[in-house]
This record gives sequence, structure tokens and C1' cells, in this order.
RNA sequence: UCGCCCGUAGCACAACGGUGAGUGCUCUCGCCUGAUAUGCGAGGGAUGCGAGUUCGACUCUCGCCGGGCGGA
Repeated sequence: UCGCCCGUAGCACAACGGUGAGUGCUCUCGCCUGAUAUGCGAGGGAUGCGAGUUCGACUCUCGCCGGGCGGA
């Protein structure tokens, strides 16, 4: 420098262009216990940035940023 893939919660991942963006672990509070753990219930927390297409974008397009792989 070129090509391909990826970027969603603290971590690991889902989400036919239309659901209130969800699941597990984690975190907070409560229940349970003599106490802890397990277990049960409730809650907090996210779409890398900017533009475009569309009635509507996590999803499609472009640019930028970051990561990985490969070729020069």
C1' cells in the first nucleotide's frame, strides 16, 4: 500500500429492513440461611464515529477510526 473479515452491556454472543435491541455470565438490591454458598425474584448497563438510501437502519451504501488474516 492492496484485498477480505470483524466492531452491539464489564466479558462471551444473538437480532427476516418494521418486537419495547435480547440471552448467558458479571454488577446492585431483596428473599432464603445461624452465616456463607447454591437457589429464587427485581433492577442497572450497549449498537465505534459521521454522512447517505428508505415511510422506517444493528441490518443496505460511502467515508473515517480501531482490530484480525492474507498478498505485495
RNAcentral holds the sequence, with entries from ENA.
This is a predicted structure of a 72-nucleotide RNA (transfer RNA) from a Kofleriaceae bacterium.
Model confidence (mean pLDDT): 81 of 100.
Its Rfam family is "tRNA". From the family's description: Transfer RNA (tRNA) molecules are approximately 80 nucleotides in length.
The source organism's lineage runs through Bacteria, Pseudomonadati, Myxococcota, Polyangia and Kofleriaceae.